[in-house]
RNA sequence: GGGCCCAUAGCUCAGUUGGUUAGAGCGUCCGCCUGAUAAGCGGGAGGUCGGUGGUUCAACUCCACCUGGGCCCA
Numbered sequence: 001g002g003g004c005c006c007a008u009a010g011c012u013c014a015g016u017u018g019g020u021u022a023g024a025g026c027g028u029c030c031g032c033c034u035g036a037u038a039a040g041c042g043g044g045a046g047g048u049c050g051g052u053g054g055u056u057c058a059a060c061u062c063c064a065c066c067u068g069g070g071c072c073c074a
Base pairs, nucleotide, nucleotide: 001073002072003071004070005069006068007067010026011025012024013023019057028044029043030042031041032040050066051065052064053063054062
């Protein structure tokens, strides 16, 4: 330098032909339970879907570029 893949909650990851309010487990907070913890049960908070444009009635999803990470070739 060229090609391919990945980026979604604090962490690890889902999200089926683009379709109305974006989810799970763990963690965290509150409550119940206990003499007190742990476990268990109930509930809550937490996300500009990496960024900027574009296509579309509608974009996490499609396209281009950029940023970061990984792999391969030279």
Predicted 3D model of a 74-nucleotide RNA (transfer RNA) from Candidatus Kapaibacterium sp. Rfam family: tRNA. The family's RNA type in Rfam is transfer RNA.